Context: one part of a larger RNA
RNA sequence: GGACGAACGCUGGCGGCGUGCUUAACACAUGCAAGUCACGGGGGCCCGCAAGGGUAACCGGCGAACGGGUGCGUAACACGUGAGCAACCUACCCAAGUGUGGGGGAUAGCCGGGCCAACGCCCGGGUAAUACCGCAUACGCUCUCCGAAAGUCAUCUUUUGGGGAGGAAACCUCCGGGGCACAUGGAGGGGCUCGCGGCCUAUCAGCUAGUUGGUGCGGUAACGGCGCACCAAGGCUAUGACGGGUAGCUGGUCUGAGAGGAUGGCCAGCCACAUUGGGACUGCGACACGGCCCAGGCUCCUACGGGAGGCAGCAGUGGGGAAUAUUGCGCAAUGGACGAAAGUCUGACGCAGCGACGCCGCGUGGGGGAUGAAGCAUUUCGGUGUGUAAACCCCUGUUGCUCGGGACGAACAAGCCUUUUCGAGGGCUCUGACGGUACCGGGUGAGGAAGCACCGGCUAACUCUGUGCCAGCAGCCGCGGUAAUACAGAGGGUGCGAGCGUUGUCC
Numbered sequence: 001g002g003a004c005g006a007a008c009g010c011u012g013g014c015g016g017c018g019u020g021c022u023u024a025a026c027a028c029a030u031g032c033a034a035g036u037c038a039c040g041g042g043g044g045c046c047c048g049c050a051a052g053g054g055u056a057a058c059c060g061g062c063g064a065a066c067g068g069g070u071g072c073g074u075a076a077c078a079c080g081u082g083a084g085c086a087a088c089c090u091a092c093c094c095a096a097g098u099g100u101g102g103g104g105g106a107u108a109g110c111c112g113g114g115c116c117a118a119c120g121c122c123c124g125g126g127u128a129a130u131a132c133c134g135c136a137u138a139c140g141c142u143c144u145c146c147g148a149a150a151g152u153c154a155u156c157u158u159u160u161g162g163g164g165a166g167g168a169a170a171c172c173u174c175c176g177g178g179g180c181a182c183a184u185g186g187a188g189g190g191g192c193u194c195g196c197g198g199c200c201u202a203u204c205a206g207c208u209a210g211u212u213g214g215u216g217c218g219g220u221a222a223c224g225g226c227g228c229a230c231c232a233a234g235g236c237u238a239u240g241a242c243g244g245g246u247a248g249c250u251g252g253u254c255u256g257a258g259a260g261g262a263u264g265g266c267c268a269g270c271c272a273c274a275u276u277g278g279g280a281c282u283g284c285g286a287c288a289c290g291g292c293c294c295a296g297g298c299u300c301c302u303a304c305g306g307g308a309g310g311c312a313g314c315a316g317u318g319g320g321g322a323a324u325a326u327u328g329c330g331c332a333a334u335g336g337a338c339g340a341a342a343g344u345c346u347g348a349c350g351c352a353g354c355g356a357c358g359c360c361g362c363g364u365g366g367g368g369g370a371u372g373a374a375g376c377a378u379u380u381c382g383g384u385g386u387g388u389a390a391a392c393c394c395c396u397g398u399u400g401c402u403c404g405g406g407a408c409g410a411a412c413a414a415g416c417c418u419u420u421u422c423g424a425g426g427g428c429u430c431u432g433a434c435g436g437u438a439c440c441g442g443g444u445g446a447g448g449a450a451g452c453a454c455c456g457g458c459u460a461a462c463u464c465u466g467u468g469c470c471a472g473c474a475g476c477c478g479c480g481g482u483a484a485u486a487c488a489g490a491g492g493g494u495g496c497g498a499g500c501g502u503u504g505u506c507c
Stems, first nucleotide, its partner, number of pairs: 001507004006503005013362006019355002021320001026318003030315003035062003040059002044055004069273003079197007088190003093186003097182004101135001103133002110125006141166011171178002199245003206236003211233008248270004252263004275296005298309004326352001328351003334348001335346004365395004375386004399448001400444006409434001414429006451496005456477003462491005472479002
């Protein structure tokens, strides 16, 4: 000098864009943050003569594994980068293909009865399905047997012929369509393996028994000591094993001419975690933040028998701290879930609020004006400085205030009309939280808008008074003991300016 998620002191006009618990992964009152589908099903209630419509508890489907938060743990294939899988999985989506035949038994809701403080639970009866279970059929699917060809580093892989065994489905419909099953390819997503790369410590020198390898079995979507039985005795290490400490990693960010050093907040990618520890269930996907079970700790309710809870989601509260915001508006846009659609949900997101926390921009007026007013300071008492500064004259109208107009962001979806090669295209209507905001125009009136630090040298800027090694200053050198440009005040000056200084940290 630069930088900051900063803090503190003094001061503070406006706008735009960003940004805001770095500490206690401390504890949390309250509200909201994940639902949706009635075009799968039977019933309840309401309206209706009916047809039908509404509501949404239950069964059922999809989603809830995304999105959002935090950085505890982790020195590790966690991350980055480059490869590999002849060792793998993939719901929804896309392309092309085949099929959708025929049966059965239950169970919620419901009805009846009972228990309980609560959470909730039990018994009996009866009912439906795109819920569940057999059967049939099926392919290029799976397994197995017998061949042929090609390829590979290999256990083998690819293509192809034949035999055997096994495995599907769900229907609804307004007849337009929407689904379901199997198999193939793709896209996107994931799993696993390896090379290389990136912290400190030797005042850590030896570490290791599922340890290293093999055979077999199990397990997994899949390879593998991943697990188990047996066999062998291996494996790692001064190119730093093992131990200890610290730490999420990266794109990047800051600094620097660069090399390098430091750093990883916001944004983006990956990872890990969800009160602490453990476990599995469901599912294409979890070992699952707003799911389940167990144990621990804590809080709450209780009729003392037993129950309920998990903000490192958005707000908000207490606490800790030098320190960090609203219990706001809206789904209008973008994106997501569900749905045929209308639409519903969405503290993601879009906006608004608060904070000079940062960056950027603008303003606090412009021109003229000397007999150089007054005041203040100083003085050698003549004067000098503040100083064109003020007053005064003439203007301007950024901003402010006020009045009027007033957006872009809106394209869709849907409805109507229309064209059509039937794929689709065009026109009109409808839809804005922000917001009567931005912006535009009229009026008003210099009116409402300047401070902070410093002035001994480094370092731009000097005098007077007070004080008298006192009070005090200080980044370093050092000032102060009666003429202090260094303390304190004043006048003057210098620097920066809605900021200026101080402190902390990095280069």
A computed fold for a 507-nucleotide part of an RNA from an uncultured bacterium, annotated as small-subunit ribosomal RNA, 5' domain. Model confidence (mean pLDDT): 84 of 100. Its Rfam family is "Bacterial small subunit ribosomal RNA". The full RNA is in RNAcentral, with records from ENA and SILVA.